[in-house]
Predicted 3D model of a 342-nucleotide part of an RNA (large-subunit ribosomal RNA, domain IV) from Bergeriella denitrificans NBRC 102155. The source organism's lineage runs through Bacteria, Betaproteobacteria, Neisseriaceae, Bergeriella and Bergeriella denitrificans. It matches the Rfam family "Bacterial large subunit ribosomal RNA".
Context: one part of a larger RNA
């Protein structure tokens, strides 16, 4: 020096990306316990008090002699003593220390995300990702849809629309605005286009003719597409410029252009804000983080869900108390190595 333990004056996070690590807390009984809440919780909230041993005394429970009762039984009832377990009260006593060791929660506040318990990258990621109950749309009438399979057949299901498949969202609460022009899907006895098909007029060859044959291409003609509607919890989308109020500023208001329609409620420097460490307030002596507001949203926004939300989380950020060798600033002790010698 490395590793594993132990102790530390004064200070107590000044360490550091960050209290990482360590320390603190820790058991049982009693007292006591806030906001908020889906009334279940939160909660072991928080915060306190007691705890050894000896003596005395008072109970409780179990066991039960005598006695008593009869229906005479391995019966019932029953209270002493003893024993066992346990609780209360009073007194005494020892130590620095009585849950004397070991086992054995640190706590609180604000906030993001995800409701929750679960699942996951076997071997760098456990999460805000996946799943979830719930919600919605859509398909499917049974030889179901759908899936596997050249097929037979099988699953779906020995089920039958309160069932089954697919898709999205993701408890719960309040809600879920406008746009069907594009794309998709669904519907539409008309019309247009159109393949094979149908094959008119006419023409040509041949023949005495009948005919046979070769061209020709009018007409017929499904789905699809065009066309007409519907449909956004289908894929998706949700404007610009100019002016205007008796200080200024701003614009409830007006004009104009464009669009299928111009972003509603709610939220907002946000897991989204470039400018930006925005501005104001709080916390600090000092705060690019944090919390609360503002709104100028580069580029939030409503099941690609919006906004809240108790409980929960080996989840992210911030703060405080307690506690400490994380640190100021290192020291000592016990062991195992390394190292030197044999």
């Nucleotide at each position: 020096c490395u590793c594993g333990g132990g102790a530390g004056a004064a200070g107590g996070a000044a360490c550091u990306c960050g209290g990482c690590a360590a320390a603190u807390u820790g058991a049982u009984a009693c007292c006591g316990u806030a906001a908020c809440u889906u009334c279940g919780g939160g909660a072991g909230a928080a915060g306190g008090u007691a705890u050894g041993c000896c003596c005395u005394u008072c109970g409780a429970u179990g066991u039960u002699a005598a006695g008593c009762c009869c229906u005479u039984g391995c019966g019932g009832u029953g209270u002493a003593a003893g024993c066992a377990u346990u609780g209360g009260a009073g007194g005494g006593u020892c130590g620095c220390a009585g849950a004397g060791a070991a086992u054995c929660g640190g706590u609180g506040g604000c906030u993001g995300c995800g409701a929750c318990u679960g699942u996951u990258u076997a071997u760098u990621a456990a999460a805000a990702a996946c799943a979830c109950a719930g919600c919605a749309c859509u398909c499917u009438g049974c030889u179901a849809a759908c899936a596997c399979g050249a097929a037979a057949g099988u699953g779906g299901a020995c089920g039958u629309a309160u069932a089954g498949g697919g898709u999205g969202u993701g408890a719960c609460g309040c809600c879920u605005g406008c746009c069907c022009g594009g794309u998709g899907c669904u519907g539409g006895a008309a019309g247009g286009u159109u393949a094979a098909u149908u094959g008119a007029a006419g023409a040509u060859g041949u023949g005495a003719g009948a005919g046979c044959a070769u061209c020709g291409g009018a007409u017929c003609g499904a789905a699809g597409c065009c066309c007409c509607a519907g449909u956004a919890a289908a894929c998706g989308g949700c404007g610009g410029c100019c002016g205007u109020a008796a200080c200024u500023a701003u614009a409830a208001c007006g004009g104009u252009c464009c669009u299928a329609a111009g972003g509603u409620a709610g939220c907002g420097a946000a897991a989204u804000u470039c400018c930006u460490u925005g501005u104001c307030g709080g916390g600090u002596a000092a705060g690019u983080u944090c919390c609360g507001a503002c709104c100028c949203g580069c580029a939030c926004g409503a099941a690609u869900g919006g906004c809240g939300u108790a409980a929960c989380g080996a989840u992210g950020g911030c703060c405080a108390c307690a506690c400490u060798g994380u640190c100021u600033c290192c020291u000592c002790c016990c062991g195992a190595g390394a190292c030197u010698c044999a």